[in-house]
The RNA shown here (FMN riboswitch aptamer (RFN element)) has 132 nucleotides and comes from Luteipulveratus flavus. The source organism's lineage runs through Bacteria, Bacillati, Micrococcales, Dermacoccaceae and Luteipulveratus. The sequence was found by an Rfam model in a public genome assembly.
């Protein structure tokens, strides 16, 4: 100092105003940005997670059957940027101007409000053995 195995902990952010019976879900300004890589710091670049759907597995419930529920896995879907400047190097940084943003719910349509989630989670510190 890598890498490998165990373990402990952390691990998502944001509102005001008008109109209305009635919206943080409309309109108007605003505000917000999960990990990891990168010739230099990214919501938009290339990946990964989350949602959601598949397939097989096991496990519960129920059963002649079907059907339902859960759980580790494995595949598959998955939104959105340019135009000047510096520069050795930037779609990441300065200027200016855009864009995007699960699923369910709701007295009225949601990125920002309730809810699955006291949840899972990429993964990131630490710590212990082990190896070279």
């Nucleotide at each position: 100092u890598a890498c490998g195995u165990g373990c402990u902990c952390c691990g998502g952010g944001g509102u005001c105003g008008g109109u209305g019976u009635a919206a943080u879900u409309c309109c108007g300004a605003g505000c917000c940005g999960g990990c990891g890589g990168u010739g230099a710091c990214a919501g938009u670049c290339c990946g990964c997670g989350a949602c959601c759907c598949g397939c097989a597995c096991g496990c519960c419930u129920c059963u002649u059957a079907c059907a339902g529920g859960c759980g580790a896995g494995c595949g598959g879907u998955u939104g959105a940027c340019c135009u000047g400047g510096u520069g050795g190097a930037a779609c990441u940084c300065c200027a200016g101007g855009a864009c995007c943003g699960a699923c369910g719910g709701u007295g009225a349509a949601a990125g920002u409000c309730c809810g699955g989630a006291u949840g899972g989670g990429a993964g990131g510190c630490g710590c212990a053995c082990g190896u070279g």